[in-house]
c-di-GMP-I riboswitch aptamer from Sulfurimonas sp., 81 nucleotides, folded computationally. The sequence was found by an Rfam model in a public genome assembly. Its Rfam family is "c-di-GMP-I riboswitch aptamer". Rfam describes the family as follows. GEMM was predicted in a large-scale screen for bacterial structured RNA regulatory elements.
RNA sequence: UAUAUAUAAAGCCAAACUUAUUGUGAAAUAGGGACGGAAAGUCACGAAUCUUGUGUAAUGCAAGAUAGUCGGAUUGCAACU
Numbered sequence: 001u002a003u004a005u006a007u008a009a010a011g012c013c014a015a016a017c018u019u020a021u022u023g024u025g026a027a028a029u030a031g032g033g034a035c036g037g038a039a040a041g042u043c044a045c046g047a048a049u050c051u052u053g054u055g056u057a058a059u060g061c062a063a064g065a066u067a068g069u070c071g072g073a074u075u076g077c078a079a080c081u
Stems, first nucleotide, its partner, number of pairs: 004081001012037002017032006035068001041074003045071003048066007
């Protein structure tokens, strides 16, 4: 320096639910709250699921949401090996 790895130390994030706000909506932001997470840090590139609009006999098409759905890219702490 790189890779693997969660059993140690210091820490980190925050599911469901709930309150307020925004949005046609999926959902998002902030507070409370912890199911869990070794990237549950970041990115919408590919797929998947979901929302809105439109359309076909059917297959679709356009815009958006989800990174805690999966893959990919990229960044990061650390004991031992």